[in-house]
Context: one part of a larger RNA
RNA sequence: CUGGGCGUAAAGGGCGCGUAGGUGGUUAUUUAAGUUGGCUGUGAAAUUCCUGGGCUUAACCUGGGGUGGUCAGCCAAUACUGAGUGACUUGAGUACGAGAGAGGGUAGUGGAAUUUCAGAUGUAGCGGUGAAAUGCGUAGAUAUCUGAAGGAACACCAGUGGCGAAGGCGACUAUCUGGCUCGAUACUGACGCUGAGGCGCGAAAGCGUGGGGAGCAAACAGGAUUAGAUACCCUGGUAGUCCACGCUGUAAACGAUGUCAACUAGCUGUUAGUGCAUGAAAAUGUAUUAGUGGCGAAGCUAACGCGAUAAGUUGACCGCCUGGGGAGUACGGUCGCAAGAUUAAAACUC
Repeated sequence: CUGGGCGUAAAGGGCGCGUAGGUGGUUAUUUAAGUUGGCUGUGAAAUUCCUGGGCUUAACCUGGGGUGGUCAGCCAAUACUGAGUGACUUGAGUACGAGAGAGGGUAGUGGAAUUUCAGAUGUAGCGGUGAAAUGCGUAGAUAUCUGAAGGAACACCAGUGGCGAAGGCGACUAUCUGGCUCGAUACUGACGCUGAGGCGCGAAAGCGUGGGGAGCAAACAGGAUUAGAUACCCUGGUAGUCCACGCUGUAAACGAUGUCAACUAGCUGUUAGUGCAUGAAAAUGUAUUAGUGGCGAAGCUAACGCGAUAAGUUGACCGCCUGGGGAGUACGGUCGCAAGAUUAAAACUC
């Protein structure tokens, strides 16, 4: 490089937007670049291959022919691809009318609970464990009641429920705002798909500056346990967890399954619409879209399993893999305040 692959064996980029590039619906016509056919030229000789000849054969020498091209020019063909022009509506989009939603930002509001403080009642314990002890308490704790402060999280509803590209999102109200679905028409007329680089978003932890700090809690201290116990258990407890702005850019960032499109038996649950039928209504049945679950035919798979939400049958484009260790390491580059991230070997060894 080719081939074969990427759910679990090595392998899908964490996710999107999008540049170049690749690729692309129906139809008419023009062109003839790709494509196809023919002709001409050329592709030196030697060599190689075929077939003759000459040294007694062979090696060797020699005649003739053939082979060899992303080649050039000319003539022609026009199905397909390309290019130009015109048209179309099914892909894509826009308008209109409805609908659901923890989608995002900002501001405000609320109740329960924990903790602390103040007051009241009240007396000897409380707390904690397998059992204890450290700890708290006669300077009045724990418990009960009243009030106040402050921070964080939002019980029930709650659901293989919903929304979001992913990360993720859950009290309530207002406001700003993104996307999605359905319905019936009208409009634009291929405007599409993918996407190397690039740009943006990106849990937790961590970092910088300034706030905040109730609970929890790395580190740390003490008490236990134990042969030891730098742990598991207990009592405390600081960063942190929270907010604002900036950085970091990684996760089992998982469906361990890239995005888009087409096609291929069924059964059943559920969420959001719409049509029809029955019904006074509630609702039920049925049909059809868009999601989300459970089974399952064919098929696929090493098996497990997947099975219209495919891992089935195909197409377009991107990413990635190539024995284990060394190693996601060294060196160099880029990025970062740092921590580190990213790109990424070899010797050697089995």

Notes: Predicted 3D model of a 350-nucleotide part of an RNA (small-subunit ribosomal RNA, central domain) from an uncultured bacterium. Model confidence (mean pLDDT): 87 of 100. RNAcentral holds the full RNA, with entries from ENA, Greengenes and SILVA.